[in-house]
Context: one part of a larger RNA
RNA sequence: GGCGCACAGUGGAUGCCUUGGCACUAAGAGCCGAUGAAGGACGCAACUAACGGCGAAACGCCACGGGGAGCAGUAAGUACGCGACGAUCCGUGGGAAUCCGAAUGGGGAAACCCAGCACAUGGAAGAUGUGUUAUCCAGUAAUGGAGGGAAAACGCAGGGAACUGAAAUAUCUAAGUACCUGCAGGAAAAGAAAGUAACAACGAUUCUGCUAGUAGCGACGAGCGAACGCGGAGGAGCCUAACACCAUAAUAGUUACAAAACUCUAGAUUAGAAGAAUGGCGUGGGAAAGCCAACCAUAGAGGGUGAGAGUCCUGUAUUCGAAAAUGUAGAGACUAGGGUGUUGAAAAGUACGGCGAGACACGAGAAAUCUUGUCGGAAGAUGCGAGGACCAUCUCGUAAGGCUAAAUACUACUUAGUGACCGAUAGUGAACCAGUACCGUGAGGGAAAGGUGAAAAGAACCCCGGGAGGGGAGUGAAAUAGAACCUGAAACUGUGUGCUUACAAUUAGUCAGAGCCCGUUAAUGGGUGAUGGCAUGCCUUUUGUAGAAUGAACCGGCGAGUUACGGUAUCUAGCAAGGUUAAGCUUUAAGGAGCGGAGCCGAAGCGAAAGCGAGUCUGAAUAGGGCGUUAAGUUAGAUGCUGUAGACCCGAAACUUGGUGAGCUAGCCAUGAGCAGGUUGAAGUUUGGGUAAGACCAAAUGGAGGACCGAACCAGGACACGUUAAAAAGUGUUUGGAUGACUUGUGGCUAGGGGUGAAAUUCCAAUCGAACCAAGAGAUAGCUGGUUCUCCCCGAAAUAGCUUUAGGGCUAGCGUUAACGUAUAGAGUUUUAUGAAGGUAGAGCACUGAAUGUGUGAUGGCCCCACCUCGGGGUACUGAGCCCAAUCAAACUCCGAAUGUCAUAAAAUAUAGUUAGCAGUCAGACUGUGGGUGAUAAGGUUCAUGGUCAAAAGGGAAACAGCCCAGACCGCCAGAUAAGGUCCCAAAAUUAAUGCUAAGUGGAAAAGGAAGUGAAGAUGCACAGACAACUAGUAGGUUGGCUUAGAAGCAGCCAUCCUUUAAAGAGUGCGUAAAAGCUCACUAGUCGAGUGACUCUGCGCCGAAAAUGUACCGGGGCUAAGCAUUAUACCGAAUCUGCGGAUUGACAAUUUAUUGUCAGUGGUAGGGGAGCGUUCUAAGGGCGGUGAAGGUAGACCGGGAGGACUACUGGAGCGCUUAGAAGUGAGAAUGCCGGUGUAAGUAACGAAAAGAUAGGUGAGAAUCCUAUCCGUCGAAAACCCAAGGUUUCCAGGGGAAGGUUCGUCCGCCCUGGGUAAGUCGGGGCCUAAGGUGAGGCCGAGAGGCGUAGCCGAUGGAUAGCAGGUAGAGAUUCCUGCACUAGUUAGUAAACUGAUGGAGUGACAAAGCAGGCUAACAUCCGCCCCUUAGUGGAUUGGGGACAAGGGAUCAAGUCUUGUGCGUAGGCAAAUCCGCGCACUUUAAGGACAAGAUCCGGUAGGUAAAGGAUGAUGACGUCAAACUUUCAAGAAAAGCUUCUAGGGUUAAUUUACUAACUACCCGUACCGUAAACCGACACAGGUGGGUAGGUAGAGUAUACUAAGACGCGC
Repeated sequence: GGCGCACAGUGGAUGCCUUGGCACUAAGAGCCGAUGAAGGACGCAACUAACGGCGAAACGCCACGGGGAGCAGUAAGUACGCGACGAUCCGUGGGAAUCCGAAUGGGGAAACCCAGCACAUGGAAGAUGUGUUAUCCAGUAAUGGAGGGAAAACGCAGGGAACUGAAAUAUCUAAGUACCUGCAGGAAAAGAAAGUAACAACGAUUCUGCUAGUAGCGACGAGCGAACGCGGAGGAGCCUAACACCAUAAUAGUUACAAAACUCUAGAUUAGAAGAAUGGCGUGGGAAAGCCAACCAUAGAGGGUGAGAGUCCUGUAUUCGAAAAUGUAGAGACUAGGGUGUUGAAAAGUACGGCGAGACACGAGAAAUCUUGUCGGAAGAUGCGAGGACCAUCUCGUAAGGCUAAAUACUACUUAGUGACCGAUAGUGAACCAGUACCGUGAGGGAAAGGUGAAAAGAACCCCGGGAGGGGAGUGAAAUAGAACCUGAAACUGUGUGCUUACAAUUAGUCAGAGCCCGUUAAUGGGUGAUGGCAUGCCUUUUGUAGAAUGAACCGGCGAGUUACGGUAUCUAGCAAGGUUAAGCUUUAAGGAGCGGAGCCGAAGCGAAAGCGAGUCUGAAUAGGGCGUUAAGUUAGAUGCUGUAGACCCGAAACUUGGUGAGCUAGCCAUGAGCAGGUUGAAGUUUGGGUAAGACCAAAUGGAGGACCGAACCAGGACACGUUAAAAAGUGUUUGGAUGACUUGUGGCUAGGGGUGAAAUUCCAAUCGAACCAAGAGAUAGCUGGUUCUCCCCGAAAUAGCUUUAGGGCUAGCGUUAACGUAUAGAGUUUUAUGAAGGUAGAGCACUGAAUGUGUGAUGGCCCCACCUCGGGGUACUGAGCCCAAUCAAACUCCGAAUGUCAUAAAAUAUAGUUAGCAGUCAGACUGUGGGUGAUAAGGUUCAUGGUCAAAAGGGAAACAGCCCAGACCGCCAGAUAAGGUCCCAAAAUUAAUGCUAAGUGGAAAAGGAAGUGAAGAUGCACAGACAACUAGUAGGUUGGCUUAGAAGCAGCCAUCCUUUAAAGAGUGCGUAAAAGCUCACUAGUCGAGUGACUCUGCGCCGAAAAUGUACCGGGGCUAAGCAUUAUACCGAAUCUGCGGAUUGACAAUUUAUUGUCAGUGGUAGGGGAGCGUUCUAAGGGCGGUGAAGGUAGACCGGGAGGACUACUGGAGCGCUUAGAAGUGAGAAUGCCGGUGUAAGUAACGAAAAGAUAGGUGAGAAUCCUAUCCGUCGAAAACCCAAGGUUUCCAGGGGAAGGUUCGUCCGCCCUGGGUAAGUCGGGGCCUAAGGUGAGGCCGAGAGGCGUAGCCGAUGGAUAGCAGGUAGAGAUUCCUGCACUAGUUAGUAAACUGAUGGAGUGACAAAGCAGGCUAACAUCCGCCCCUUAGUGGAUUGGGGACAAGGGAUCAAGUCUUGUGCGUAGGCAAAUCCGCGCACUUUAAGGACAAGAUCCGGUAGGUAAAGGAUGAUGACGUCAAACUUUCAAGAAAAGCUUCUAGGGUUAAUUUACUAACUACCCGUACCGUAAACCGACACAGGUGGGUAGGUAGAGUAUACUAAGACGCGC
């Protein structure tokens, strides 16, 4: 380490439970709101965060009823209280009811801000309180009404999709559905015939059962689909368009149609009251269970009580009850009016028509009927309309005005109840403080989470520990019921122990098996397992998967053929030529029962129909033929299949409708802000030169530019890193732009069939060839995946035809089940025999074609003769036809099998057939044979025909779906065999015989090659001496001729003779310049027996090089253990046989549920049959605290699904039998939810600015505090604002969790505290973009636009400075000194003065000079501090002055004044403008930074100020000045002018004094650990200040103040 066992942990399944849900039934109620709703915000308690309750009269106030002992909500605590003088509590009626919200005085970012008027208060300013003040409609007015909400329901109306279906799609469908909008009511709508019908009639509407899936409509496709009539529910009729008469009955109503008030009776609702009857015994913690005896019952429904309670409690049956309020019914009273008759009256831009549409079941159709956008346009009851075009006749009705209950639809809500509904992954999303937490800008999305115990009796006390936690003690029936709490499964994690394991190769099991240990539901006992044999998981999809094809980490729970209505078949039951009711009605507590015959199916068919009828139609027919006549149906239930519905479950991309988004980003609008420093030097100007004048030139000046370099800022070209990142786009280095088409803040606008776009299909909230959210919606998916218990019987297909069809479908083929029917078989199959058709294999060449050769040789060509004509000859040219020889063919056949097919006969066999129900199959694979195609390639493709696999295991082929053998019902330690084998691995022959092979051939391969070797055949030579070897010869003519420089056997050409010989070529090869030389053929001798060449054949050899490793016998190894032939024996399978058992079918028998015989029992898709188990229901009969369910374990039973029993745990419910009903069975769906592993103690711990030491605290210190060193930033990593956050700020305490380690610490947790304004920011002031918008215009509706006005800062206007102070606030508090607006009083003076006019306010960019100040530096004097342990010297450091006021100065900048006239400035004007006249160039006036004095003998400090500067701003003068073109907000405010007002008074101005001065913000972070980025995140974030040295500089380097060392 493995297996087993025992005991634990983790975890939360299972069982049991139910507070909560779900679905219905009956009754009620069906609205609330300007008398302020629904819904909220904020508050209210002694302590109070939340929920519930309530509203400043705030856990409650008053009155009347009920009730009768405790109360003080959940909530247990403490305190203070209330209650028999009747509390708390319940009911009825009142009172009060902050702020928002229709929201209504105005505004607005809901719960806030700001007003007017009247009144009140001591009340002038300021303040407080009460009331009132919106808009629209009606009305002369006083006044009245409306508005908004809801229940996601029901109704009517105005608009109105798409997916989808049609296997495509356009009419059509979906569907007038979804959705949007308007308006209602408790119901709504409809409604009293210009109707329906058909020669008979009915008599408003609505709903319902039928009619009927009929008539019809319809690319006559998919589909859509009436009415008449019949049966029921319900029932109700009226009024106006006029005169007369009668007269208060019908009817309706009294809060609001016209109108004043009420009374009585009955019953009901909103609180309640009475309400019978039991004891004992034992067990037990506890009795209600058990036992023994009783009682009640108009009450034995239910719930509770320490376990099952009629008699304990609450209730139940039954009976009774309301001061008050509210319905219902009736009566009385009251109010309003009506009835009858007659004349007659009876609805006009209407009916109708044309055109265009819509609705009617009806799609323009023959299209009536209804509605009407448009154009025409009647009649007048002797009229008119309708009866499905239209006309006539007939019939019915009386349009163009109106009202009208009931029957019908729905249920947010109240009360009472019910369930073969759920029981915590179920049932609502929500049993629990849930529409919560959380996510999203928003619309919107949206969880998880129940159980101690009978009772808290919730563990006093002790011990360990800082705590957490634990051990004792105690409580309790139980603490392994201890609050992480009932039961407590599995995964997973441990501890102990029995057996086993360190030479061993492993889908992990199974079979055999020694040893060791144990001792059982008692028997073939259990655990372990040395060793050996065999053995590549499961599912899906496939021709085929161990497959390296799919799916699953593991465990637990959940998770898929259902339901409704039709159809069809079978079965069961009832009745039967009949069967059966539907709606509805009656009744019942319920189940149910009884009526109800409308209607449906059947009993008769045929025909297009009239029609006839066991027949009928066709037809001239009495013929023939077609269809019928012969078999019983129907209703209900069950089952199979099917149609319409989401229809077995999960899954799209998309389409449509309505909304939400421009806080990201794109563009635009309005208003603000920013850009160190350096460089270049355009136009213009000036001066000089120059010219007749110019032009032109030069030098200065000048300061232009989508100019240059380069920081901030913006961007993102390159490389590297990063890539489960620090970051869902960054970092480092580098780079581009950087006065412009620049960048940026704030507020706005544009919206998806759209916007925006310097254009990339770019962007529109991390999403863009069409955003997001919700809905139609369970869209559709011929596609993929998944689809859950058992056994038994049978068992396919991968083919044909058709198919916008080819991976889909339909029909047939093949499967299964039932019925029928044949058993002497006539159909099927096999064999034999006989007969028949045929044109394949083969063969052949007779045809058709192809192909070769010889012969003959036509025709044609060429040559010669001739050439006038007729011709002739030759030919190694071509070559038809024919003969001969020898060939080829899928589309040749003079021929022609085998097999197969058909028929007949015989034999064997029990298959076959018909009808009906239900399928599956249409991807096939290899192998043998015959073909096509291909290359006579393919594990290729395609046919035919067998086999196997598919769907088939077993044996063999090493392993190996398709090959060989053989078809597994189960068991056996029996036997016989098949293929294949018998040396070892490894069962069986080292068997026998005869050969072959020598190559490890066997145990991979071709052309080709080879005296390998064996067998056979024919042949040459050979004792007259062969073959081989050795010895010898191999000559002459002649150097043959020719050629040649030469050619002599041997470069080449021709010829190739003769002679001598035993034999010898005018020469086989080598050789030479040519010769020579060597040699061969040939001959003789020696030797002495076979030898040479060839053909065919068996077995071998070479040819023969690949990649991880021998690696081409399965290995060892083999000379057989190889090959061939032969023989015998043996082994060998799930085959066959034997024995035992199970089951199916047939047959038989009887004892009628058994036995016997025979034959079967592999199986995917699929068909059929029989069962097991789960939850609930009914009945019966049971079990249970002496212990139910559930859990754990076990060696028991059954063929299986499964079922018992025992022990332990558990602590209250649960089986069985027979039926019934289903949310009824999981291992897989990249399934859903939860838990737990592995990887793994692995990666990582987020800028490489850096820490070290000492001390302190503490249980504990690298991390907290202090100190000293060290290090980092310093145009920031410092300081101050805005946005945003929302308490993070400060103090004390804590350490579970958060903090990437630690922690005594914290932006964490707990408890307290903290933000102070006339002057700062905002409101009480103003306006911009834009928004809103009285009236108004437009639009199906919703709504859109817009004038005045109002809102709206990022702009305009606007009064405070310095110092001090706490742990946390300061321009806010305090001190000192100021200023602004107003009130009152006083004094003095004066007419005042628009909501109107005018001026001003009032504006660009760039550039430049100057003044001043802030600031800085230096020096001197003084003072203080500091500088090794001390003194001195020395060094270093520090040391300041506000607002305001007046006066005096001041660089400067701007500027005439007066008078008269005046058609303009919407009226007026003395103002402005315009005109004229006179006057003025430097005085005056206006503005202005700044300086000095005062402020200030203050305050501040330990103490204490002066000077100087080639220092000097981007601040200020300054809205200055100059230049340029792109020509650069509005209003308030301020000044002035009149209109008006006033002149008994009010008002204004100045001064003095006293007083008044409202609301909101104010803490803290704020380049960041507090904002936006999911994080204590290397990113992003607007404005202001920004020192020194060096430097042009805000670059860069170092540094000051200050802040940090980046939480391992």
This is a predicted structure of a 1608-nucleotide part of an RNA (large-subunit ribosomal RNA, half A) from a marine metagenome.
Its mean pLDDT, the model's own confidence on a scale to 100, is 83.
Rfam family: Bacterial large subunit ribosomal RNA.
RNAcentral holds the full RNA, with entries from SILVA.